The RNA shown here (Glycine riboswitch aptamer) has 107 nucleotides and comes from a Gammaproteobacteria bacterium. The prediction has a mean pLDDT of 77. The sequence was found by an Rfam model in a public genome assembly. The model forms 90% of the base pairs in the Rfam consensus.
[in-house]
RNA sequence: UAACCCACGGUGGGAGAGAGUCGCGCCGGUUUUCACCAUCGAGCCGCGACCGCCGAAGGCGCAACAUCCGCCCGGAAACGCUCAGGCAAAAGGACCGCCGUUGGGAG
Numbered sequence: 001u002a003a004c005c006c007a008c009g010g011u012g013g014g015a016g017a018g019a020g021u022c023g024c025g026c027c028g029g030u031u032u033u034c035a036c037c038a039u040c041g042a043g044c045c046g047c048g049a050c051c052g053c054c055g056a057a058g059g060c061g062c063a064a065c066a067u068c069c070g071c072c073c074g075g076a077a078a079c080g081c082u083c084a085g086g087c088a089a090a091a092g093g094a095c096c097g098c099c100g101u102u103g104g105g106a107g
Base pairs, nucleotide, nucleotide: 001107004105005104006103007101008100009099010098011097012096013095018051020050021049022048023047024046025044026043027041028040029039030038052087053086054085058083059081060080061079065074
């Protein structure tokens, strides 16, 4: 110490798939003199069970390669799995653009 790479901060964009079913609890409406019961609800950052699905937080798996050879170990992704997460909106979101930084690398 400019470009470049990484990290971080700000900002703009950013997909897919259930507003699933049942039970319980709570809340609210109706009914009732009051309450229970009953019934209704896109109700609840509620609980449990079950069915169907999605892949782009995270996690897991591996081809080439590496070894004289084989096994183990190592070894990538937007691929595969679907543990986690998610399936109206919001939020989240891999990744991409722009701006910035007393940071790191490289030069």